[in-house]
RNA sequence: GUAGAGUAAACGCUGCGCGUUAAGUGUCACAGGAUGGGAUGUCGCCUGUGAACGAAAAGCAUUUGGCUUGCGAUGCAGCGUUGCGUCCGCUGC
Numbered sequence: 001g002u003a004g005a006g007u008a009a010a011c012g013c014u015g016c017g018c019g020u021u022a023a024g025u026g027u028c029a030c031a032g033g034a035u036g037g038g039a040u041g042u043c044g045c046c047u048g049u050g051a052a053c054g055a056a057a058a059g060c061a062u063u064u065g066g067c068u069u070g071c072g073a074u075g076c077a078g079c080g081u082u083g084c085g086u087c088c089g090c091u092g093c
Stems, first nucleotide, its partner, number of pairs: 001093004009082009018072003027051007037088005057069004
């Protein structure tokens, strides 16, 4: 000099769940936190508080208990794909 590895996360599929008596998700504002191996960093990610908005239920059986199929920009895990801005470092040539 050149090439490569490697993050938070995003998308899709599968499985097991949660809710459907409305939590969760998403939006906005404020505060904080973590984030390739190190430092730094946000228009990305997460957490807390507050506010607004907001839904798809149905069938079967029934003494009771229940079962099944849906619905939700739903939770977790696995697999696949994508994958740091700057500086330094690591590996190969």

A computed fold for a 93-nucleotide RNA from a mouse gut metagenome, annotated as THF (Tetrahydrofolate) riboswitch aptamer. Rfam family: THF (Tetrahydrofolate) riboswitch aptamer. A reference for the family is Ames et al. (2010), "A eubacterial riboswitch class that senses the coenzyme tetrahydrofolate", Chem Biol.